[in-house]
This is a predicted structure of an 81-nucleotide RNA (c-di-GMP-I riboswitch aptamer) from a Gammaproteobacteria bacterium. It was read from a public genome assembly, where an Rfam model found it. Its mean pLDDT, the model's own confidence on a scale to 100, is 81.

RNA sequence: AAAUGACAAAGGCAAACCUUCCGUGAGGGAGGGACGCAAAGCCACCGGUCUCGUUUCACUGCAGACAGCGGAGUUUCCAUA
Numbered sequence: 001a002a003a004u005g006a007c008a009a010a011g012g013c014a015a016a017c018c019u020u021c022c023g024u025g026a027g028g029g030a031g032g033g034a035c036g037c038a039a040a041g042c043c044a045c046c047g048g049u050c051u052c053g054u055u056u057c058a059c060u061g062c063a064g065a066c067a068g069c070g071g072a073g074u075u076u077c078c079a080u081a
Stems, first nucleotide, its partner, number of pairs: 003080003012037002017032006035068001041074002045071003048066004052061001
C1' cells in the first nucleotide's frame, strides 16, 4: 500500500420520538435521545423516492428535498483477530 471488519479495543456518527427555530412543502438547523452504521464523511453526476404556495384545478422547471435507497466520483480513523 492492498485486502478484510472480530460477540475485540480506541475514537466517531446518530433513526424513530420529544422540545425549539426556519421553510408553502418535501424537508432542514440546534438541544435531548439511540434504531442502527466501517464511510450513516463529502458530492444531486446516473437511477429512484418525495415536494411545489398564489382563489381553485391541472401542468411545470435551467425549480426544490432526500447522501440513513442503490450506483458513480472523491477523501478518510482504528485494528490485523